[in-house]
Context: one part of a larger RNA
C1' cells in the first nucleotide's frame, strides 16, 4: 500500500460495485427448456336449422264480473336434417431446440494453457450465395379400441389408423468410385485445372396463393478437430524408466493423421540440457505491489479447458460419449402389497452440517440475448430490477456566522492564576440530507397503435423548525501527542527496546492533546 476478509466498540444517508476462500458434503419445497395445429391423425368440450307435445301470456273477444276464448315473443327440445365451420383443451407421432444459456474448480505438470506456424490428413445443422431438381409408388407402429398382469412405476397380447415418420422405384452431375490421355505447380507423401468412359446415390409437403418448406450440388460464414516450435511450481534425502514399448509392413477404425487398435518383422525409445517417481496446482488477459527489475495472486469481469453423487459405457445427433437424457455396477435417501421400484441442487432461491465467516424459498419478461414458431405469441432464476450485509469505494451531512462577565462545572495549581475556551449560553441566518404535501420522466425500440418489473422511482417545486445524525484509537523512544490520582516487581502493558519493587508522561481511572472519522483499531494475508 492492498483485500471476496473476520473480531471489537461505534453507526446518519445517497451512488456504483462486491459477498460459501470452509465440506466436489447431504439436501424438504418451488421454480430453471421447450415451442411448433401453416407437418399428422384421434379425444374431450363449445358454436347450427326445421318442427310436434308442454311451458309461457304482450294484447284482444265475450261477460251473469265469478271467469270463459283466442293468442305474439321467449322458453324448450323426442326426433329429423348438416356433417361442415370455428375456437379451446388432453395426450400421441413427427419437426426444430433440450450439445446454448446458467454453476463449479474436484482431476489435471498436460499440446491443458499462452504464444506462433501448420493440416497437400479434416467435418460443420440453422445462415448467406452458385446450378439444378422436387416423377410415380408401397408397407407399417403410436395414438385410440378390447382384453389381461402388476400395490406402484408400468407392462403384455389382438385389431384399425395418417404424416414433413419409414421403405423401395424412377430420374441426375461440376457429387462420389474407378480407369485412361493432357496440362500447371509445389513441401516428400502428392495438390490443382481439364477431357472421355463406366459405375452409384435424392426428394415432401403444408397454407389465408402472398410464400413457407423439401432433395442434390459450389463456394463462404461461423463453429469445431487434428499434429508441431518456444514457454508454463517444488524436490536427486526420487536415478535410472519403457513391452504397444520405439520404428516397419499390412490391414481395420475414424470426419481425419497416427500403435489408435491388430497381425507379422526389427529391438529399439526417454534420461544430469533431470526421464522416471512423488508433492503442490485448473491456465490465461489480468489484480495488487514496487521507480523499475522483480515478487505474489488468479474473487468479480473476459478467452480456454475439465467436471456434473462415484465408476464405466455407448446411443441418438451436423454437433455429445451429454448437468435437469439412456443402459450398467457401486455407496446413500426415499416408497412398497417385500414381488418391485423411485432419486441426483458443483442452476436461482432455501435447508441442514462444516465454518472466524458471506444475502431473499423476492418482482417481472418491459428492456438486452437465446429457444421454437409464417406470425400471433409461448418459454427463458440467462438477464434486467428490488431485498439483505459499512463488505469496499466514492460523495454529502451531523449546522453557519457573531458572541469574554474569558460564566457555571470539571481538572491542575506555586492558591495568584492556568486551562477546558468562542467552547457553552444568548443574538442574527441557513436547510443539504432525513421528514410531510404536490407534480412526476427517459430509459420504447422494431411501419400506426399498444406494450415499463423498476416506480409513483429518480428528478422538480412548497412546508417546517437546528430540529433528526459522532464515534473510535493512541499520547515512553520509534511517533503527532501529559498531568493528576489509585497500585508498589502486585494487578497489569507490550509490535521491538522494555515499563512496574511508593513521586509510574509506560499499569488502572480521570482532565487535557494527538490522529482518523460513519467509521475507527485488532488479527490474518501479500509486495
Nucleotide at each position: 500500500g492492498a483485500c471476496g476478509a473476520a473480531c471489537g466498540c461505534u453507526g446518519g444517508c445517497g451512488g456504483c460495485g462486491u459477498g460459501c476462500c470452509u465440506a466436489a458434503c447431504a439436501c424438504a419445497u418451488g421454480c430453471a427448456a421447450g415451442u411448433c395445429g401453416a407437418a399428422c391423425g384421434c379425444g374431450u368440450c363449445u358454436c347450427g336449422c326445421c318442427a310436434a307435445a308442454g311451458c309461457g301470456g304482450c294484447g284482444g273477444u265475450c261477460u251473469u264480473c265469478g271467469g270463459a276464448c283466442c293468442a305474439a315473443a321467449g322458453c324448450g327440445g323426442c326426433g329429423g336434417c348438416a356433417u361442415u365451420u370455428a375456437g379451446a383443451c388432453g395426450a400421441g407421432u413427427g419437426g426444430c431446440g433440450g450439445a446454448c444459456g446458467g454453476c463449479u474448480g474436484a482431476g489435471u505438470a498436460a499440446c491443458g494453457c499462452g504464444u506462433g506456424a501448420g493440416a497437400a490428413a479434416u467435418c460443420u445443422g440453422c445462415c448467406c450465395u452458385u446450378a439444378g431438381g422436387u416423377g410415380g409408388g408401397g408397407a407399417a407402429c403410436a395414438a385410440c379400441u378390447c382384453u389381461c398382469c402388476g400395490a406402484a412405476a408400468g407392462g403384455a397380447g389382438a385389431g384399425c389408423u395418417a404424416a414433413u415418420a419409414c421403405c423401395g422405384c424412377a430420374u441426375a452431375a461440376u457429387a462420389c468410385a474407378u480407369u485412361g490421355a493432357g496440362g500447371u505447380g509445389g513441401c516428400a507423401u502428392c495438390a490443382c485445372c481439364c477431357c472421355a468412359a463406366u459405375g452409384u446415390c435424392a426428394a415432401a409437403g403444408a397454407u389465408u396463393u402472398a410464400u413457407c418448406g423439401c432433395c442434390u450440388u459450389u463456394g463462404g460464414a461461423u463453429g469445431a478437430u487434428c499434429u508441431c516450435g518456444c514457454g508454463u511450481c517444488u524436490g536427486a534425502u526420487u536415478a535410472g524408466c519403457u513391452u504397444g514399448u520405439u520404428g516397419g509392413u499390412g490391414a481395420g477404425g475414424u470426419a481425419a493423421u497416427g500403435g489408435c487398435u491388430c497381425a507379422c518383422c526389427a529391438a529399439g525409445g526417454c534420461g544430469a540440457c533431470g526421464a522416471u517417481c512423488a508433492g503442490u496446482a485448473g491456465c490465461c488477459g489480468a489484480a495488487c505491489u514496487g521507480a523499475g527489475a522483480g515478487g505474489u495472486u488468479g474473487a468479480u469481469c473476459g478467452g480456454c479447458c475439465a467436471g456434473a453423487u462415484u465408476g464405466g459405457g455407448a446411443c441418438u445427433g451436423a454437433g455429445a460419449c451429454a448437468c435437469g437424457g439412456c443402459c450398467c455396477a457401486g455407496a446413500c435417501u426415499c416408497c412398497u402389497a417385500c414381488g418391485g421400484g423411485a432419486g441426483g441442487c458443483a442452476g436461482c432461491a432455501g435447508u441442514g452440517g462444516g465454518g472466524g465467516a458471506u444475502a431473499u424459498u423476492g418482482c417481472g419478461c418491459a428492456a438486452u440475448g437465446g429457444g421454437g414458431g409464417a406470425a400471433a405469441c409461448c418459454c427463458u432464476g440467462a438477464c434486467g430490477c428490488a431485498g439483505c450485509a459499512a463488505c469496499g469505494c466514492c460523495g454529502c451531512g451531523u449546522g453557519a456566522a457573531u458572541g469574554a462577565u474569558g460564566a457555571c462545572g470539571g481538572u491542575c495549581u506555586u492558591c495568584g492564576g492556568a486551562u477546558u475556551g468562542u467552547a457553552a449560553a444568548g443574538u442574527u441566518c441557513u436547510u443539504u440530507a432525513a421528514g410531510u404535501u404536490g407534480g412526476g420522466a427517459a430509459g420504447a425500440a422494431a411501419u400506426c397503435a399498444a406494450u415499463g418489473a423498476c416506480g409513483g422511482u429518480a428528478c422538480c417545486a412548497a412546508c417546517a423548525g437546528a430540529a433528526u445524525a459522532a464515534g473510535c484509537a493512541c499520547c515512553g523512544g520509534c511517533u503527532a501527542a501529559c498531568u493528576c490520582u489509585g497500585u508498589g516487581c502486585c494487578a497489569g502493558c507490550a509490535g521491538c527496546c522494555g515499563c512496574g519493587g511508593u513521586a509510574a508522561u509506560a499499569c488502572a481511572g480521570a482532565g487535557g492533546g494527538u490522529g482518523c472519522a460513519a467509521g475507527c483499531g485488532u488479527u490474518g494475508u501479500c509486495c
Small-subunit ribosomal RNA, 5' domain from an uncultured Clostridiaceae bacterium, 527 nucleotides, folded computationally. RNAcentral holds the full RNA, with entries from ENA, Greengenes and SILVA. The coordinates come from a structure-prediction model, not an experiment, and the mean pLDDT is 84.